[in-house]
RNA sequence: UGCAGAUAAAGGCAAACCUGUCGAAAGGCAGUGACGCAAAAUCACGGGUCUAAGGGGAAAUCCUAUGACAGCCGGAUUGCCUGG
Numbered sequence: 001u002g003c004a005g006a007u008a009a010a011g012g013c014a015a016a017c018c019u020g021u022c023g024a025a026a027g028g029c030a031g032u033g034a035c036g037c038a039a040a041a042u043c044a045c046g047g048g049u050c051u052a053a054g055g056g057g058a059a060a061u062c063c064u065a066u067g068a069c070a071g072c073c074g075g076a077u078u079g080c081c082u083g084g
Stems, first nucleotide, its partner, number of pairs: 003083003012037002018031005035071001041077003045074003048069003054064003
């Protein structure tokens, strides 16, 4: 440096529910709390999923992202330990 994650050791993160807050919503942030996670660290680059304020439409529980999801998958960058 690359590969692997069995065996350890030190640790780390924190789902859902609930409370508060921002938001049209999806969802975000904080507290509580642990379902789980070897990158459950960071990044919206590709795919996918969610929402539809605004816009479109005769109308619809319809269409649409400029909004969101990194704990959906892939990719990129970085990191602890051990083993071959």